[in-house]
RNA sequence: GGAGGGGUGGAGUAGGGGCAUCUCGCUCCCCUCGCAAGGGAGAGGCCGCGGGUUCGAGUCCCGCCCCCUCCA
Numbered sequence: 001g002g003a004g005g006g007g008u009g010g011a012g013u014a015g016g017g018g019c020a021u022c023u024c025g026c027u028c029c030c031c032u033c034g035c036a037a038g039g040g041a042g043a044g045g046c047c048g049c050g051g052g053u054u055c056g057a058g059u060c061c062c063g064c065c066c067c068c069u070c071c072a
Stems, first nucleotide, its partner, number of pairs: 001071007010024003018055001026042005048064005
């Protein structure tokens, strides 16, 4: 340099036009002599950045940045 895949709460992950999902973690309460496990509630997301299409974009299109794999 070329081709492909990816970027979503603290970590991992799904979702491919209208509701942002799940698991772990975190906070509070219950339970316990106490911890773990268990039960209940809650906080936490500019969906990489910019632009375009659209009534409406995390999702579709374009450019850029970053990560991974392959080729050279």
This is a predicted structure of a 72-nucleotide RNA (transfer RNA) from a Candidatus Njordarchaeota archaeon. NCBI's taxonomy places the organism under Archaea, Promethearchaeati, Candidatus Njordarchaeota. It matches the Rfam family "tRNA". Its mean pLDDT, the model's own confidence on a scale to 100, is 84. It was read from a public genome assembly.